This is a predicted structure of a 115-nucleotide RNA (SAM riboswitch aptamer (S box leader)) from Bacillus glycinifermentans. RNAcentral holds the sequence, with entries from Ribocentre. Model confidence (mean pLDDT): 81 of 100.

RNA sequence: UUCUUAUUAAGAGAGGCGGAGGGAAUUGGCCCUAUGAAGCCUCGGCAGCGGGUUCUGCAUGAUGCAGAAUACUGUGCCAACUCCAACAAGCUGAAAAAGGCUUGGAAGAUAAGAA
Numbered sequence: 001u002u003c004u005u006a007u008u009a010a011g012a013g014a015g016g017c018g019g020a021g022g023g024a025a026u027u028g029g030c031c032c033u034a035u036g037a038a039g040c041c042u043c044g045g046c047a048g049c050g051g052g053u054u055c056u057g058c059a060u061g062a063u064g065c066a067g068a069a070u071a072c073u074g075u076g077c078c079a080a081c082u083c084c085a086a087c088a089a090g091c092u093g094a095a096a097a098a099g100g101c102u103u104g105g106a107a108g109a110u111a112a113g114a115a
Stems, first nucleotide, its partner, number of pairs: 001115008013043005021032003026086004044078003048075004052070007082107001087104006
């Protein structure tokens, strides 16, 4: 980097350096930001996935399976649903309009596995 699978309305911020952007990309909106953006560092926190540990249940000759708890470990994360929309279908609407609602998809993110 690509592929597969799962999840994606929950959760969790202070300080220092820094000095103008940021919210993935494009477009449109909306928002954050000199009461200090991004980035980096320190400390703190959250708890999703894998591992570990503990407990409970089931099963075996044995390996085991399922559920729960735990921040010990590997990652991840700590404004707003992944900030919202974009594509499709359905509903709504007098409507092949605008607008609104729902579902799905796409894309993205994170984890685990594979190449």